[in-house]
Molecule: Glycine riboswitch aptamer
Organism: Thioflavicoccus mobilis 8321
RNA sequence: GCUGGCCCCGUGGGAGAGACCGGUCUUGUGACCGGCGCCGAAGGCGCAACACCGCCCGGAAUCGCUCAGGCAAAAGGACCGUGGGGCCAAU
Numbered sequence: 001g002c003u004g005g006c007c008c009c010g011u012g013g014g015a016g017a018g019a020c021c022g023g024u025c026u027u028g029u030g031a032c033c034g035g036c037g038c039c040g041a042a043g044g045c046g047c048a049a050c051a052c053c054g055c056c057c058g059g060a061a062u063c064g065c066u067c068a069g070g071c072a073a074a075a076g077g078a079c080c081g082u083g084g085g086g087c088c089a090a091u
Stems, first nucleotide, its partner, number of pairs: 003089011018036001020035006037071003043067001044065003050058001
């Protein structure tokens, strides 16, 4: 210097689903309590191959669950692109 991977900061994009019903407080579209319905893409949990003599343990996802979160807008948002910085691996 090139290639690949990861992390941090900035930046562009980024889905789904009741602005539901009752009550209390409130300036409020907000907060809390109760009820019914729904969503999956923060986080969390589950596992196939594999590995092991066997059991346990380990073991991925945009898959599954829906604990958490969410169901106008805003915010958040997995993930993708991009600018800068750092680390690691190989050459």